[in-house]
RNA sequence: GCGCGGGUAGCUCAGCGGCAGAGCCCCUGUCUUACACACAGGACGUCGCAGGUUCGAUCCCUGUCCCGCGCA
Numbered sequence: 001g002c003g004c005g006g007g008u009a010g011c012u013c014a015g016c017g018g019c020a021g022a023g024c025c026c027c028u029g030u031c032u033u034a035c036a037c038a039c040a041g042g043a044c045g046u047c048g049c050a051g052g053u054u055c056g057a058u059c060c061c062u063g064u065c066c067c068g069c070g071c072a
Base pairs, nucleotide, nucleotide: 001071002070003069004068005067006066007065010024011023012022013021018055026042027041028040029039030038048064049063050062051061052060
């Protein structure tokens, strides 16, 4: 330099162009002498960045940054 895969919550990851979600973690409550477990509820996201297409983009297109793998 070229090709491929990935970047979404604090962590690990889902996500048919129209609601952004799960598990773990954290907070509150119930339970307990207390802790843990369990149960109920809650908080937490500029969807890497910038453009474009579209009525509408995490999703499609282009560029770019970062990580991994391969080729040279």